[in-house]
A computed fold for a 71-nucleotide RNA from Candidatus Nomurabacteria bacterium RIFCSPLOWO2_01_FULL_40_18, annotated as transfer RNA. Its Rfam family is "tRNA". By type it is a transfer RNA. The coordinates come from a structure-prediction model, not an experiment, and the mean pLDDT is 83.

């Protein structure tokens, strides 16, 4: 050197060719005497380059990093 599977808001995880969705978390604001809880709303991510397509987080190729197998 070979194989496989992986990489998405701060954190766990979905998704899957057409503007990312979910728990927790943070913020603001209702409620409350007051804090929790609860309601409502925001803010926030697709591992990089190239291709293919009107269109890519998704599909190839190729790289980085992480896991495991085998050696």
């Nucleotide at each position: 050197a070979g194989c496989g599977g992986g990489a998405u808001a701060g954190a766990g995880a979905a998704g899957a060719g057409g503007c990312a969705u979910c728990u927790c978390g943070u913020a603001a604001g209702g409620c409350u005497c007051a804090u929790a809880a609860c309601c409502u709303u925001a803010a926030g991510a697709c591992c990089c380059a190239c291709g293919u397509u009107c269109g890519a987080u998704u599909c190839g190729u190729g790289g980085u990093c992480c896991c495991g197998c085998a050696a």

The RNAcentral record of the sequence draws on ENA.